[in-house]
Context: one part of a larger RNA
């Protein structure tokens, strides 16, 4: 841009993808067959393998800076206590987010039409013949069945509401994220809990500083589940989401 009004929403299914892997076990049954050795079909059952999607409650990874610990050495006058640099210095932990080595669900069922093949009834052609009329069987195949997309399907589909001169609807601005390269999608704008901030609880860390006491001293121990805290939730206008602004709602013909 089109779907001959502008807008919000349910649908319909043309057509398009995908996705239906393979064996082994257990029972029929040591059964049918076989002199024995050996040893089924059919049909039923149960579990894991591949493969795919999807997830992040749990397990494990990862963590650039959340938390301890610790080494050189600088510098903050000094002690202590912290900061800087050294692959995040290195080492132990480890919330959320990602993720697979993790969880969970799917690879189900049946139809119908068929290939090679097999078959019935049967002429032509008194026989015979699956074929010429006609009737059938038959694969991990094919077309549904299953899951996803789907009216630019221009043959452009269908229904339901809302809007007409004072409202309805969309955009543009702001504050964000269940979205995300940008759009786009989505939450929300004071009549608010989008965001940030606070505060309270949880989740790491793993017992802070400072001070006491004990001990020669390294440390220990009380004060104290301490102190710090990237995350979670949950409350609460403290900030910022102001004041606004812009567009559509159309034309033309017949008939009353």
């Nucleotide at each position: 841009c089109g779907u001959a009004a502008g807008a919000a929403a349910a649908u319909u299914g043309a057509a398009a993808g995908g996705a239906c892997u393979a064996g082994a076990c257990c029972c029929u049954a040591g059964u049918a067959c076989g002199a024995g050795a050996g040893g089924a079909c059919c049909g039923g059952g149960a579990a894991a393998a591949g493969u795919g999607g999807a997830u992040c409650u749990a397990u494990g990874a990862u963590a650039u800076g959340c938390u301890g610990g610790u080494u050189g050495u600088u510098u903050u006058a000094u002690c202590a206590a912290a900061a800087g640099c050294a692959c995040g210095g290195c080492c132990g932990g480890a919330a959320a987010g990602u993720u697979a080595c993790a969880u969970c669900c799917a690879u189900c069922u049946u139809a119908g039409a068929c290939a090679a093949u097999u078959g019935c009834u049967g002429a032509a052609a008194g026989c015979a013949u699956a074929u010429a009329a006609g009737c059938a069987a038959g694969a991990a195949u094919c077309u549904a069945u299953c899951c996803u997309u789907a009216a630019g399907a221009u043959u452009a589909a269908u229904u339901u509401u809302c809007u007409a001169c004072a409202a309805a609807a969309a955009a543009a601005c702001g504050u964000g994220a269940u979205a995300g390269a940008u759009u786009a999608u989505u939450a929300c704008g004071u009549a608010g809990a989008u965001a940030g901030g606070c505060u309270u609880u949880g989740g790491g860390u793993g017992g802070a500083a400072g001070a006491g006491u004990u001990g020669u001293a390294a440390a220990a121990c009380u004060u104290g589940u301490a102190g710090c805290u990237g995350c979670a939730a949950a409350g609460u206008a403290c900030u910022a989401a102001u004041u606004u602004u812009u567009u559509u709602u159309u034309u033309u013909g017949a008939u009353u």
RNAcentral holds the full RNA, with entries from ENA. The part of an RNA shown here (large-subunit ribosomal RNA, domain VI) has 256 nucleotides and comes from Goniochloridales sp. WTwin 8/9 T-15m6.8. The coordinates come from a structure-prediction model, not an experiment, and the mean pLDDT is 82. Rfam family: Bacterial large subunit ribosomal RNA. A source record names the gene rnl.